[in-house]
């Protein structure tokens, strides 16, 4: 700190994915030991069964029990004090909850500290108990008697309180000092002594006064998310009066006012307890808020008070849901304490010990309570720390795996040899924690010390790149893998398993989530000419920023003290647990706030000046600036009238259309609409959209000069206002041209379209709307500063002149080249995309999609504002090579054309396809398969098929065994192959050995798969002229340049030029054959000449003459057999086609071995209804026949070539001579040619298919299925549609001959001679090349890429008649409990009266009646959401249909808006842009 993904490669942009860190986690597979931590994140869901809050007999009566009679103990009640702590949660809750810093002069505070006063006298009730009833119970009711730190008058008032005065002070109520009234207090109990009166000690009670510590209220600032939530509110805001509370408030309420709060985001909506702090980052920041702490809230759910200093988790009281209990009447309950249980879920412990500690209640203490706590148990949940053993041991055993077989690897790893004992297991000892005293749950735990004995302790993941780690085996786009790019279609380092290696290690991996990389919301620290992003333009409101001086002033901002910033945590020094985690200590940090003082530069405010911004003034210019009303001319059209005639129009061509009812053409007159030629511009103005004949009339705007006048009066500008091209929309005109739709004619496979003929809206006025564009310089506005050149427009000086014709020098304005700078590049470059400051809009990966829903506008088209689900690993930009293009230059070729023979048609032959068969064996498949592998398929070849055999094999090579069984020969079977008998070897005297065979092993052996696993060879582009290096140099870089250019050339073949200089591999030359000449040599030839053989010479633009840059070279002309590479062959650059061949040979790997080897025999490769290649022969008269007589060359021959010679009509037979070959033969004659007779235009004397007959050959054998001969047959064919093929000279086209294969078989294939043309104007057009450019969305490269509708399938989604439910709120009814309000006839102890009664009063209670009021009900709405026939368009998905719209000029340029139309793509009209 980065990487890996778009592309043939490249730089840039971008998203998308990984390496790292955490975690209350879960899950897999593994699992030795300790510490210390930590665990229901989900149902604030329901909970059995124990326990979590009580405790005081020294406040009081009373019972029970015990007694030494002195008390002791226990219990329930009155009463007090604590149950408002402490423990659990997280649902609510965007609020003063909450974090922070104020305030409180607006308030409390119980139990503790301090301090000052004071505790006197005297009345009432009442549980408990007793009796009586009620009731299942939970509990009730009535009489009766009773205590007290319980209740209540009465006195006292140091101080407090209120009221009235009068002082002094202050910050707003208050505060203080001083008189006057006035109302208000209390409770005992314990101990001690005691003359029994009290005294004195402790606890207590009362009244003030401070504290301490705890709270209440107010109030500045801070922290989610949606603006598709923008307007909110009714006690809502204030006032004056009240009520109410400790206390201030509109907290409540009566009356008044008309406020109050919102773009600094109110109101609504989602979410969510808030923080110290965690986690991660370098940091800024991001995200979280588990556990510890701090604060809030809640305690089934909602309301409610009442007690109390304080209020409700384990208290009351109502309402609701749930549950239990019940004798049906009624009752009883709330684990979000501690354990536990059910449910939910991926998932979260023990119904444990103990009050030893620490803490907290009560007690005057003992001391009771304490699931707070302190331990201990379960989980590898987490972090720490240890261990499974060290140390020696190689012929590197076995075994596994790999192997080129030689050997490598597991691997010192392991046996084995010495040693250790941490941890373990067993004995023994045995704590700190406990302060003064008693007390240890942990726990016989830590720890020690002593014995045993390597003993009981290793896995998990990965090994294509990223990213550290390779191999063989299995699968065969299948199973599967996959964080991303991606692996798998027969050799997978990627699936699956083996052996091997990495990595961590009692753990490993996987899923999730968070940060991070992501500078990828960019404050630090990004961007918007073309990649995602400048508002279409302008005025301007809020708000942001703001000249030059002087003085003030300090909230900004700096400095400094002081308060605060809890502890923990964090960082650092120490120190305790053997270390370490962890724990204790100290510092230090908490980046924040207040508060005082000080500073006054800059920045605010307020003040006073300036004039340079900026404005108005005045002098003079500019222009298609805007808006009205007029006017004119050309042109078109239509109208009238003349002349005049058969066409005229349109197009590639036509056709529709128009015309003898007189068009078009031309003259004249008329009527109209609607644009305004020349000028004109690369001009001019406007803020944009736009503006273009002209007179005049309103009018905005700018520049320039001169510097008089004002005095920062600026700049941007969220919202908002207005303008806004075309097309449309509405009313009403108007309509000559031109025209979406329409209609028609053509083109077409079709043509809803380009072409044509007509034509409606509309295009023009008017008023009113819409308000979008490729509204673009694809470049917001403003000010300033940074080389120059050169044009134009307006002005203004200077010079100079006759003159404003030139030149100079400034301003503003439009243009263009260009340096620094920038910039991926391409470009920009004083009109900036540079340097800088100010403001506004805007971007944040592609499609979905500028679409749904919602809102706002609109008459309506629609328009503005803008999502997601889901899907992809790209989707962009500029630049490179290339390849293409129905783009352009140049320029080659038998490529057209010119021109000659042909092929397509027939018969036939051969080869393929197809069928067909048992098999018709395999390859070759566009060109570059198809008379190709075949230079010769009857058997053999043979590789197929059918039958019959053979198994160590038909072939090779070792080993061991047996050795006459082989080999031949005979005999039998048999179609052979074979299988069967019988016979049957060399050396050796002989043992015994040799070979053959045989049996057995190891092997042979496959025309079985794979030419995408291969080598070798070959095709083709292409005998094209290219194809590349090395230094240099350009360019971030793919890559350029060289190699391109001007010019030549068959040629990258030369030469000039040039940041390139050179160079390889190709071209040419060297090789060979033929042409001319010399030599030389010649048997079997011919002394010169010829012939063969060899050597050599010659030709090189060398020479003259012209062109050309006087260069390469072209162009004539001599000389020459030959000229400009003379003809011809060999020779194929880097490469391309995964071409071709596993069957030609080799060769990896698979795959058959009594068979997929191998032998025979017969068959088949030769099948035919077809179809294509290439051929042969023909259709005839430059021809057939017949006769006659001419001239070659290459070559070939020994189980061959085959003369003379005789037989045969003939193939051929006999015969043998010669030759291993310049000597003989094949071969006397080559044929076509030439010389003469006949055929005389006919399917013939043309043509020979096809079929009979009789032969010949060759070979074991011609039947399937050979070839020749003779006679007989004589078929199709009378110049072959579309359409294709070779040639450019001794060529083509005609003849014919030899050769290889071969017993035989040639119309193929080679080779060689004869006879011998015809054209080429040219480079437009087909095909192939080649080179430069240009575009491009192609790169497996135009047989590319690629839209869109259908139609199938799957997916999320939007609407939809409905339909469920959630939330929150509203109107109206109904109302529990309670508080508070009035009423109280009914009940009624203290106090007060008369004055003694069942008296009266005041006060209190029940009850009633009202406010509010939880819940509930009616009801219309609101908002979220779940569904929903059907319905809409998206996404996606190897080979579906239907066209071809885009990318090359894409075949009609595209592409924006907006209208119409049209199966789709789209097409067409207007305006617009150039990408």
């Nucleotide at each position: 700190c980065g990487a890996g993904u778009u592309u043939g490669a490249u730089c840039c942009u971008g998203g998308c994915u990984c390496a790292g860190g955490a975690c209350g986690a879960a899950c897999g597979c593994u699992g030795g030991c300790g510490g210390c931590g930590u665990g229901c994140c989900u149902u604030a869901a329901a909970c059995a069964u124990g326990c979590a809050a009580g405790u005081c007999g020294a406040g009081c009566g009373g019972g029970g029990c015990c007694u030494u009679c002195g008390g002791g103990u226990c219990c329930a009640g009155c009463g007090g004090c604590g149950g408002a702590c402490g423990g659990c949660u997280g649902a609510g809750u965007a609020g003063c909850a909450c974090g922070u810093g104020g305030c409180u002069g607006a308030c409390c505070u119980g139990c503790c500290c301090c301090c000052c006063c004071g505790u006197g006298g005297g009345g009432g009730a009442u549980a408990g108990c007793g009796g009586c009833g009620g009731g299942a119970a939970a509990c009730c009711g009535c009489c009766g008697g009773u205590a007290a730190u319980c209740c209540c008058g009465c006195a006292u008032g140091c101080g407090g309180u209120c009221c009235c005065c009068g002082g002094g002070g202050u910050g707003g109520a208050g505060c203080c000092c001083g008189g006057g009234g006035a109302a208000g207090a209390a409770a005992g109990c314990c101990c001690g002594u005691u003359u029994c009166g009290g005294c004195g000690g402790g606890c207590g009670c009362g009244g003030g006064g401070g504290g301490a510590g705890g709270g209440g209220g107010c109030c500045g600032c801070g922290g989610c998310c949606c603006a598709u939530c923008a307007g909110g509110u009714g006690g809502a805001c204030g006032g004056c009066g009240g009520g109410g509370u400790a206390a201030c408030g509109g907290c409540c309420c009566a009356c008044c006012g008309g406020g109050c709060c919102u773009g600094u985001g109110a109101c609504g909506g989602g979410u969510g307890g808030c923080c110290g702090g965690u986690c991660u980052g370098a940091g800024a920041g991001g995200a979280c808020g588990g556990a510890c702490g701090g604060c809030c809230a809640g305690a089934c759910u909602g309301g409610g008070a009442c007690u109390g200093g304080g209020a409700a988790c384990g208290g009351c009281c109502c309402a609701g849901a749930c549950g239990c209990c019940u004798a049906c009447g009624g009752g009883c309950g709330g684990c979000a304490g501690c354990a536990g249980u059910u449910a939910g879920g991926g998932a979260u412990c023990u119904u444990g010990c103990g009050c030893a500690a620490u803490g907290g209640g009560c007690g005057g203490a003992a001391g009771c309570c304490u699931g707070a706590c302190g331990c201990a148990g379960c989980g590898a949940c987490g972090c720490c720390g240890c261990g499974u053993g060290g140390g020696g041991g190689a012929g590197g055993a076995c075994g596994g795996c790999c192997c080129u077989c030689g050997g490598g690897u597991c691997g010192u790893a392991a046996a084995c040899c010495c040693c250790u004992u941490u941890u373990c297991c067993c004995g023994g000892g045995g704590a700190c924690g406990a302060g003064g005293a008693c007390g240890g749950a942990c726990g016989g735990u830590a720890c020690c010390c002593g014995g045993g004995g390597a003993a009981g302790a290793a896995g998990c993941a990965c090994c294509g790149g990223c990213u550290a780690a390779c191999c063989c085996c299995g699968u065969g786009c299948c199973a599967g893998c996959a964080g991303c790019c991606g692996c798998g279609g027969u050799a997978a380092u990627a699936c699956g398993g083996g052996g091997g290696g990495u990595g961590c290690g009692a753990g490993c991996g996987u899923u999730g989530u968070c940060c991070g990389g992501a500078u990828u919301c960019a404050c630090u620290g990004g961007g918007c000419g073309u990649a995602a992003a400048g508002g279409g333009c302008g005025c301007g409101u809020a708000g942001g920023c703001g000249g030059c001086c002087c003085g003030g002033u300090c909230a900004g901002u700096c400095g400094g003290g002081c308060c605060u910033g809890a502890a923990a945590g964090c960082c650092c020094g120490g120190g305790g647990c053997u270390c370490a985690c962890c724990c204790c200590u100290g510092g230090g940090u908490c980046g924040g706030g207040g508060u005082c003082c000080g500073g006054g530069a800059c920045g605010g405010c307020g003040g006073g000046g300036c004039u340079g911004g900026g404005g108005g003034g005045c002098g003079g210019c500019c222009g298609a600036g805007g808006g009205g009303c007029g006017c004119g001319g050309a042109a078109u059209g239509c109208c009238g009238g003349g002349u005049g005639u058969a066409g005229u129009g349109g197009u590639g061509a036509a056709a529709u259309g128009c015309g003898u009812a007189g068009a078009g053409a031309u003259c004249c007159g008329g009527c109209g609409g609607a644009a305004c030629a020349c000028c004109g511009g690369u001009g001019g103005u406007g803020a944009a959209g736009g503006c273009g004949g002209u007179u005049c009339c309103c009018u905005g705007g700018g520049c320039c000069g001169a510097g008089g006048c004002c005095g920062a009066c600026g700049c941007u500008g969220a919202g908002g206002c207005g303008c806004g091209a075309g097309a449309g929309c509405g009313u009403g005109g108007g309509g000559a041209g031109c025209g979406a739709a329409c209609c028609g004619g053509a083109u077409u496979a079709g043509a809803u379209a380009c072409c044509c003929g007509g034509g409606u809206a509309g295009u023009c006025c008017a008023c009113g709307c819409c308000g979008u564009a490729a509204a673009c310089g694809g470049u917001g506005g403003g000010c300033a500063c940074u080389a120059g050149g050169u044009g134009u427009g307006g002005g203004g000086g200077g010079u100079a002149u006759c003159g404003a014709c030139c030149c100079c020098c400034u301003c503003c304005g439009c243009g263009c080249c260009g340096g620094c700078g920038c910039g991926a590049a391409c470009g920009c470059a004083g009109u900036a995309a540079g340097u800088g400051c100010c403001c506004c809009g805007c971007c944040u990966g592609g499609g979905g999609a500028g679409u749904a829903c919602g809102g706002c506008c609109g008459c309506a088209a629609g328009g503005c504002u803008a999502a997601a689900a889901c899907u992809c690993a790209a989707a962009g930009g500029a630049a490179u090579u290339g390849a293409c293009g129905g783009g352009g230059g140049c320029c080659c070729g038998c490529a057209c054309a010119a021109g000659c023979a042909g092929c397509g048609g027939a018969g036939c032959g051969u080869g393929u396809g197809g069928u067909u068969u048992a098999a018709u064996u395999c390859g070759a498949u566009g060109c570059g398969a198809c008379g190709c592998g075949a230079a010769g398929a009857a058997c053999c070849u043979u590789a197929c098929c059918a039958g019959g055999g053979c198994u160590u094999g038909a072939c090779a090579u070792g080993c061991g065994g047996u050795g006459u069984u082989c080999a031949g020969g005979c005999g039998g079977g048999g179609a052979a192959a074979c299988c069967c008998g019988c016979u049957g070897g060399c050396c050796g005297a002989a043992a015994g050995g040799c070979g053959a065979a045989c049996c057995g092993c190891a092997c042979a052996g496959g025309u079985g798969c794979u030419g995408c696993a291969u080598g070798g060879c070959u095709g083709u582009c292409g005998u094209c002229a290219g194809c590349u290096c090395g230094u240099g140099c350009c360019g971030u870089g793919a890559g350029g340049u060289g190699u391109u250019g001007g010019g030549u050339u068959a040629a990258g073949u030369c030469c000039c030029g040039c940041a390139a200089c050179g160079a390889g591999c190709g071209c040419a030359a060297c090789c060979c054959c033929c042409g001319c000449c010399g030599c030389u040599a010649g048997u079997u030839g011919g002394u010169u000449c010829u012939c063969u053989a060899g050597c050599g010479g010659g030709a090189c633009g060398g020479c003259c003459g012209g062109g050309a840059c006087c260069a390469a070279c072209c162009c004539g002309g001599a000389g020459g057999a030959a000229g400009g590479u003379g003809g011809g062959g060999a020779u194929g650059a880097c490469g391309u086609c995964a071409a071709g061949u596993c069957a030609g040979c080799a060769c990896g790997g698979c795959c058959c071995u009594u068979a997929c080897g191998u032998c025979c025999u017969g068959g088949g490769c030769u099948a035919c209804a077809c179809a294509c290649a290439c051929g042969c022969u023909a259709c005839a008269a430059u021809g057939g026949u017949c006769g006659g007589a001419a001239c070659a060359a290459c070559g070939g021959g020994c189980a061959g070539c085959c003369a003379a010679c005789c037989c045969g009509c003939g193939a051929g037979g006999g015969g043998g001579a010669g030759c291993u070959a310049a000597u003989c033969c094949c071969a006397u004659c080559a044929a076509a040619a030439c010389c003469g007779g006949c055929c005389u235009c006919a399917g013939u004397u043309c043509a020979g298919a096809u079929u009979g007959c009789a032969g010949g050959c060759u070979g074991c054998a011609a039947c399937u299925c050979g070839c020749c001969u003779g006679c007989a047959u004589g078929a199709a064919g009378g110049a072959g549609g579309a359409g294709u093929u070779g040639c450019u000279a001794g060529u083509a086209a005609c003849c014919g001959u030899g050769g290889g294969u071969c017993a035989g078989c040639a119309c193929a294939c080679u080779a060689c001679g004869g006879u011998g043309a015809a054209u080429a104007c040219g480079u437009u057009c087909c095909c192939g090349g080649g080179u430069c450019u240009u575009g491009u969305a192609c790169a497996c490269a135009c047989c590319g890429c690629c839209c869109g509708u259908c139609a199938c399938a799957c997916c999320a989604c939007g609407a939809a008649a409905g339909u469920c439910g959630g939330c929150a709120a509203c109107c109206c009814c109904u109302g529990a409990a309670g508080c508070c309000g009035c009423c109280a006839g009914g009940c009624u102890a203290a106090c007060c009266c008369c004055c003694u009664g069942u008296g009266g009063g005041a006060g209190g209670c029940a009850g009633g009646c009202g406010u509010c009021g939880a819940g509930g009900g009616u009801g219309g709405g609101g908002u979220c959401g779940g569904u929903g026939a059907u319905u809409g368009g998206g996404g996606u998905g190897a080979a579906g249909u239907c066209g071809u719209a885009a990318c090359a000029a894409g075949g009609u340029a595209g592409c924006c808006g907006u209208a119409c139309c049209g199966g789709a793509a789209g097409g067409u009209g207007c305006g617009g842009c150039u990408g």
A computed fold for a 1475-nucleotide RNA from a soil metagenome, annotated as small-subunit ribosomal RNA. Model confidence (mean pLDDT): 88 of 100. The sequence is in RNAcentral, with records from SILVA.